[in-house]
RNA sequence: UCGCGACUUCAGGAUAGGGUGCGAUUCCCGACCGGCGGUGAAAGCCCGCGACUCCCGAGAGGGACUGACGCAGUGAGAUUCUGCGGCCGACAGUAAAGUCUGGAUGGUAGAAGCGCGG
Numbered sequence: 001u002c003g004c005g006a007c008u009u010c011a012g013g014a015u016a017g018g019g020u021g022c023g024a025u026u027c028c029c030g031a032c033c034g035g036c037g038g039u040g041a042a043a044g045c046c047c048g049c050g051a052c053u054c055c056c057g058a059g060a061g062g063g064a065c066u067g068a069c070g071c072a073g074u075g076a077g078a079u080u081c082u083g084c085g086g087c088c089g090a091c092a093g094u095a096a097a098g099u100c101u102g103g104a105u106g107g108u109a110g111a112a113g114c115g116c117g118g
Stems, first nucleotide, its partner, number of pairs: 001118005007113004017029003031099002033089002035049004044087002053064004069085005091102003
């Protein structure tokens, strides 16, 4: 450094305060959060992946779907840094939910390690 594995461990955060109401962490004001790999330099919104949902399958697994950013500055290099202003967030339940409860003591991108081989 590359390949392999009935191996091991790990692998998601967040509604303060207030308004209306019989009732809302769901509405309104406001607050808060940001998985994994990559990318000339550090990314929720650049590229890709996982998750959720849907379809096929006895299963393993395969397929579909898959949200959101601009401007200015610095620089060799930044939609990643700094400044300003924005935007986005599965399904089921429930007074309409990114943040509550639930499927989930689940699954997983992947990370680290261990072993074997080159």

The prediction has a mean pLDDT of 87. FMN riboswitch aptamer (RFN element) from Kiritimatiella glycovorans, 118 nucleotides, folded computationally. Rfam family: FMN riboswitch aptamer (RFN element). Gene Ontology term of the family: FMN binding. About the family: The RFN element is a highly conserved domain that is found frequently in the 5'-untranslated regions of prokaryotic mRNAs that encode for flavin mononucleotide (FMN) biosynthesis and transport proteins. The source organism's lineage runs through Bacteria, Kiritimatiellota, Kiritimatiellales, Kiritimatiellaceae and Kiritimatiella. Of the family's consensus pairs, 100% are formed in the model.